About this RNA:
Small-subunit ribosomal RNA, 5' domain from an uncultured bacterium, 491 nucleotides, folded computationally. The prediction has a mean pLDDT of 86. The full RNA is in RNAcentral, with records from ENA.
[in-house]
Context: one part of a larger RNA
RNA sequence: GACGAACGCUGGCGGCAUGCCUAACACAUGCAAGUCGAACGACGCUUUAGUGCGUAGUGGCGAACGGGUGAGUAACGCGUGAAGAACCUGCCUUGUACACUGGGAUAACUACUGGAAACGGUAGCUAAUACCGGAUAUGCUUACACUGUGGCAUCACAGAGUGAGGAAAGGUCCGCCGGUACAAGAUGGCUUCGCGUCUGAUUAGCUAGUUGGUGGGGUAACGGCCUACCAAGGCAACGAUCAGUAGCCGACCUGAGAGGGUGAUCGGCCACACUGGGACUGAGACACGGCCCAGACUCCUACGGGAGGCAGCAGUGGGGAAUAUUGGGCAAUGGGCGAAAGCCUGACCCAGCAAUGCCGCGUGAGUGAUGAAGGCCUUCGGGUUGUAAAGCUCUUUAGUUAGGGAAGAAUAAAUGACGGUACCUAAAGAAUAAGCCCCGGCUAACUAUGUGCCAGCAGCCGCGGUAAUACAUAGGGGGCGAGCGUUGUCC
Numbered sequence: 001g002a003c004g005a006a007c008g009c010u011g012g013c014g015g016c017a018u019g020c021c022u023a024a025c026a027c028a029u030g031c032a033a034g035u036c037g038a039a040c041g042a043c044g045c046u047u048u049a050g051u052g053c054g055u056a057g058u059g060g061c062g063a064a065c066g067g068g069u070g071a072g073u074a075a076c077g078c079g080u081g082a083a084g085a086a087c088c089u090g091c092c093u094u095g096u097a098c099a100c101u102g103g104g105a106u107a108a109c110u111a112c113u114g115g116a117a118a119c120g121g122u123a124g125c126u127a128a129u130a131c132c133g134g135a136u137a138u139g140c141u142u143a144c145a146c147u148g149u150g151g152c153a154u155c156a157c158a159g160a161g162u163g164a165g166g167a168a169a170g171g172u173c174c175g176c177c178g179g180u181a182c183a184a185g186a187u188g189g190c191u192u193c194g195c196g197u198c199u200g201a202u203u204a205g206c207u208a209g210u211u212g213g214u215g216g217g218g219u220a221a222c223g224g225c226c227u228a229c230c231a232a233g234g235c236a237a238c239g240a241u242c243a244g245u246a247g248c249c250g251a252c253c254u255g256a257g258a259g260g261g262u263g264a265u266c267g268g269c270c271a272c273a274c275u276g277g278g279a280c281u282g283a284g285a286c287a288c289g290g291c292c293c294a295g296a297c298u299c300c301u302a303c304g305g306g307a308g309g310c311a312g313c314a315g316u317g318g319g320g321a322a323u324a325u326u327g328g329g330c331a332a333u334g335g336g337c338g339a340a341a342g343c344c345u346g347a348c349c350c351a352g353c354a355a356u357g358c359c360g361c362g363u364g365a366g367u368g369a370u371g372a373a374g375g376c377c378u379u380c381g382g383g384u385u386g387u388a389a390a391g392c393u394c395u396u397u398a399g400u401u402a403g404g405g406a407a408g409a410a411u412a413a414a415u416g417a418c419g420g421u422a423c424c425u426a427a428a429g430a431a432u433a434a435g436c437c438c439c440g441g442c443u444a445a446c447u448a449u450g451u452g453c454c455a456g457c458a459g460c461c462g463c464g465g466u467a468a469u470a471c472a473u474a475g476g477g478g479g480c481g482a483g484c485g486u487u488g489u490c491c
Stems, first nucleotide, its partner, number of pairs: 001490003005487005012361006018354002020319001025317003029314003034061003039058002042055004068272003077197008087189002092185007100134004109124006140165005146159005170177002198244003205235003210232008247269004251262004274295005297308004325351001327350003333347001334345004364394004374385004398432001400427005408418001435480005440461003446475005456463002
């Protein structure tokens, strides 16, 4: 000097930030992901009107984003620079071509029925942008063989040929919104490599899918990624292996710099979601508020069986020196769905709590000497507190009361949680607002009394055993000031 701090004493206001560093301990309750009736049938309500509204179900998109945490990880995890002639990419943009013709189901619903519940079963009926055939297909995929150009080894690109394969969906308020194939772009991702990335040698050897090859499988894709066979390799004193510790970075703190330390808030990447394992769906997950299995824990039960996962926002218990409200609003920004109106959004915007930090302001200003009283000291003359107070003359920031009152809203209009907030005007009245630490030296600041190696102080040196500037109290003084000290940690 710094801090996500804590503790002690004290505490007026505002702005802006920040706020479980410990038990990745366990969680009551509410909310945190829905939306579309302009995909579909049905049901209910409603209307002059199959006109309007609502919704459980089928279907579509989203739920892989956003939000949290730092357990694990010493690793291509991260940072940085390259590579992919070894790759994928929903929604969006551009372009080209197309959308022909059929079919069978099923939920909802109805009937019966099982179960305490969770949740089902059987039979029957029905629709679609749900599902499944056939057709067409320049381009696409694949097999064969050819030509040209190029390269970085496998090869890449372009062109023409033959055979085989594969697509679609409609809705409408008639404006449009959608569907399929291919090409390109954009965005997002995946993979590989060079270099860098803590401590220990009182860890010296480690390794069998191990290292390489061939065939096969698998993947979007390369690859021992997996598998069969073959070979016997691969790593290591330039520190392998093992052990400990740790998310990494932009940055932050310090320092003249080099460096050292840290990795809260904010931004990027990674990992995780009660613990362990697994896949499904999908453009994307091996998926925080999805599924299955196992385990621990908790809860319900009619004992047969079921339900759950706050490291989302609040909140509770516990742990701890220690860290906040079970608040308001979608007005703004952004996100999902929708043609739109709109709906949802504990993201976000705000408010509440906390001197936790930074910054700003105030607690009054001027004048006032019989240097008042009181206190303290005294050589008893006086000195000091001290212009300090009182008194007189003013001012009104903040606060209080009253009146007015925004921008933020993007619009032709409507639409503001914050908020009657900020701000402006008026009124009264010095009124409502100062403490903390220190005074032996380092180190700015001294006397008296008490105590008597006691009680105590102390960062170091050291003070205290009868005149203690070092303990305690008082007066005085010094420093900082809504703070001041102490403790802890880093430079």